[in-house]
Context: one part of a larger RNA
Formats: sequence, C1' cells, structure tokens
RNA sequence: UGACGGGGGCCCGCACAAGCGGCGGAGCAUGCGGAUUAAUUCGAUGCAACGCGAAGAACCUUACCUGGGUUUGACAUGGCCGCAAAACCUGCAGAGAUGUGGGGUCCUUCGGGGGCGGUCACAGGUGGUGCAUGGCUGUCGUCAGCUCGUGUCGUGAGAUGUUGGGUUAAGUCCCGCAACGAGCGCAACCCCUGUGUCCUGUUGCUACCUCUGCGAGAGCAGAGGGCACUCCGGACAGACUGCCUCGCUUAAACGAGGAGGAAGGUGGGGAUGACGUCAAGUCAGUAUGGCCCUUACGGCCAGGGCUGCACACGUACUACAAUGCCCGGCACAAAGGGAAGCAAGACCGUCAGGUGGCGCAAAUCCCCAAAAACCGGGCCCAGUUCAGAUCGUCGUCUGCAACUCGACGGCGUGAAGUUGGAAUCGCUAGUAAUGGCGCAUCAGCUACGGCGCCGUGAUACGUUCCCAGGCAUUGUACU
Repeated sequence: UGACGGGGGCCCGCACAAGCGGCGGAGCAUGCGGAUUAAUUCGAUGCAACGCGAAGAACCUUACCUGGGUUUGACAUGGCCGCAAAACCUGCAGAGAUGUGGGGUCCUUCGGGGGCGGUCACAGGUGGUGCAUGGCUGUCGUCAGCUCGUGUCGUGAGAUGUUGGGUUAAGUCCCGCAACGAGCGCAACCCCUGUGUCCUGUUGCUACCUCUGCGAGAGCAGAGGGCACUCCGGACAGACUGCCUCGCUUAAACGAGGAGGAAGGUGGGGAUGACGUCAAGUCAGUAUGGCCCUUACGGCCAGGGCUGCACACGUACUACAAUGCCCGGCACAAAGGGAAGCAAGACCGUCAGGUGGCGCAAAUCCCCAAAAACCGGGCCCAGUUCAGAUCGUCGUCUGCAACUCGACGGCGUGAAGUUGGAAUCGCUAGUAAUGGCGCAUCAGCUACGGCGCCGUGAUACGUUCCCAGGCAUUGUACU
C1' cells in the first nucleotide's frame, strides 16, 4: 500500500421489513445427477451449470455403438506416368455404401484445358491441452469507481490530488484545502414511447357533398368528390430547477412545496458495461501454437443410440375448484408472418382435416377466431358437471419411412390431487398477478421452452436485523 475482522461509523440496493403471487406436496413436460447400457456422443457444475450450447435428435443432423465395406481418400494445391472417358439414362446382386454389365458422349487459337485411373508430396481428425492462445462471453455491476502528467511531502515503499464540510442516482455539483490540471468511467449526444404544429395523402381515413342499390324508416353497402379527423412517414417545437415561495451557515450546490404544462426535477423503457477479478466459460462455432492418429483416432453406409429407469435435484406447465366449471349469446387489440408460401367464400366430415381455389410478393389479399371481460341459463360443495394422468379403440396430417421414437382429433377409460414440512424465489406501476395473439428454428414436431405484442390490472411504518456493495477510519503474527 492492500487484503481480512463473528471492529466501530456513514450510505445505498425488492437486502430486510410491509404486501401480492409462487416453488417445496400431486400429475405431466423438460434439463441435470446417478444407476443401467454395445452405445445411452460431447461440453456447462455455488451465486454466475441444471427449458444451458440445442431458434426444432424418427432418417439426416450425429460427433456415440454394432455390423458391412474403403485407403491420395467426401474436400484443396502441386509434380510425374497413363487412359478415353466422367456426368446422365438403364439392367443385375446387395440392407445400403458399393460392385458388375448395356447405352452415351466434351471444349480448343491444336500449344493445351477439363475429366478419369495409377503414383508421390499431402489431405483429413467434433482426437488431447481453454492451465500455451486469439476472438467472443458470463460475473462482481450500470456498482461509482480506476488512473495519469507536473508540482509538493517522505531515505524509501509511497502519500497528496481522490481526504474534509454539504449535496447527488452518480469522483454529480458546490465550498474549503499543497496542490494544479487531465484521461477512462457518470451524465449528455443515439433509438423507442408520451404532447403539439407544419408537410405528405395511396394501398390509409370518411366529418361534409353528389350519385346508385336495398329498406316503411332509422340506416347499411358501393361509386365519385374531399384530406377535416384517425393513421403511416418526415421536419420542427417542447423540460431548462427556466418562474414563484420556503429551508440550509451569511453563500453556493442542493432540498421541500407551488404555478403553468401532454409531460417536472434523470418523464418511462432500451442500447451503452471503466481499471480490473474469478489460470471463470468456450480448442465442439470459427481461428490457432506445440502434442497425438495416418489401411486409422481419417472417410462411406445400414441399423441402433442420444428418447432407455429403482431413484434424486433444478426449471416450467396443468390442477386441486363456486372470484369456479359447463352451455349459448355478444364486444374491444397490438405486433408479426406469407410464393417450393399465406390461403378467402363454398361444399364434405361430430372433429383433427379434406375437396377446391377467389385474392395476395401484400397500409390493398390472406393467416385473423383475439381471449379474459360482459349478458343469459345450468351445476350446489361432492373426489363432484372439479381435475385431467393413464390405458383401449377408430381416425387425420407431415414425411422415402411414424416399431423403437411424431403431432393432432373422435369415442370410451377416468389415476394422483381437497393449498403442500423444514426451507426457499420473484416483484414497487401499466410493475406483480392474470388473459389471449404472433414470430424464429421448422417437411412434421415432443414448444408447457425462447423472444416479442396487446387486454384486464393491485399492495410499502421504516433501516434494528440477514445478504451484497460503496466511502473514510481502526486492529493485525497476512502481502
């Protein structure tokens, strides 16, 4: 100087407290451990591994296992020698890879090029090392810190500045001070959202005007004007403690309240992560040193496995019901996606779905039905008209193929479960809770996951204690 303390002080954070909803009990989904296995490929392991890499394991993927077959190789470059072929179509054998037959043949400036076979260099390796590395990432932590130049002090390590008094979300700002300045961080500049003005009006909008159709009428639909309104997209304005009052030490920074305002003291959200820590993670995304394999640790194929199950844990979903369940009626979204695609009306089927194909490269057409809510009816507290696991059977769809091992539908079957011990998690506002919708991956899907969108919409005295962190200080046999 740091680090540490079951030392003290000050200050913060859903850290506690106050509340709301969960997890821990049940069933199921998924990941992990374990045991099993020919193989159950590999990695990730306190927070910060465990719905993680994987935003899609039936084949493929695939890295694993068994078996079959291969050795210049599935892929690249070069040297030498040789050949008339190689693709493509087709027969036979085979699980296929492949083997063996038939057909069939290139361009040329005539130097050659391209192709195939042989041979030699070499290829290849998801083999090991993340404790040899680059790059990227997690975490402390969006915490307020981390440093430098010159000067000064100290024999020196080093100190000072950065400490002190206030203040802030902030090393934010003010005042003081042997310091004066500066850099990386903070904040702002960027994006989305909330208000207004102007511009722009098609595929958007329809107040007003005209016409047409339907209707008794209210009105509805269509067409033409129109751009007022909504909206899409641009440009600008707007918020700065600017104004007023009070407080603070006489001041400043600042704090409390008020006016005006769509918005008020960082308006809300995002992106943005300082010096560094954890020899943190990744050699399996790619790159890469040295090591190892080279008729195999490379390469091809079929089948199997990654889905296997006495157990154990994590994360979710569905419930245990009446603030509920069932039936009928009836409103109101946003954000997205669509051509090997989204698919309307119609018809068939109880349904999954099928037939068919209008329209649409999409502010035009389609996916599209929003659901909870609301209105009416039923159930009457029961293992039930709760709950839906499991099983039987019949079907639908994708796909070469659903046995291992897909999703969905109909009928039947109806298990555990009556609010979950010790313990433990999230959350302060359009948040929690709750309701549905979309997308990526994708032939299909084990999605209840992930990432978004909108609807309905709640509860805090305070900082003694637990946990994490910041500042100065103190002790130390550690550095």